[in-house]
Molecule: Glycine riboswitch aptamer
Organism: Arenibacterium halophilum
RNA sequence: CAUGUGAUUGUGGGAGAACCGGGCCAGCCCGGUGCCGAAGGAGCAACCGCCCCGGAAACUCUCAGGCUUCAGGACCGCAGUCGCAUC
Numbered sequence: 001c002a003u004g005u006g007a008u009u010g011u012g013g014g015a016g017a018a019c020c021g022g023g024c025c026a027g028c029c030c031g032g033u034g035c036c037g038a039a040g041g042a043g044c045a046a047c048c049g050c051c052c053c054g055g056a057a058a059c060u061c062u063c064a065g066g067c068u069u070c071a072g073g074a075c076c077g078c079a080g081u082c083g084c085a086u087c
Base pairs, nucleotide, nucleotide: 002086003085004084005083006082007081008080009079010078011077012076013075018033019032020031021030022029023028034067035066036065040063041061042060043059047055048054049053
């Protein structure tokens, strides 16, 4: 230098799911019932490991979050930075 990998920043893409009533009458807020899963969290567990034990999902649950737009958003692509590994 290059490659791989972890984290992080920027950027592009990014799903699902309601209605009613009231207040305010721009937006927004509150209540009732219902619904969604891809922030986070929790659970089982395929599987994996250094196998005493531990790590574990896009599965499951919905505490949280969300159910016009905006915002958020797992995950994927590109670029930069830092760390690690190989050569």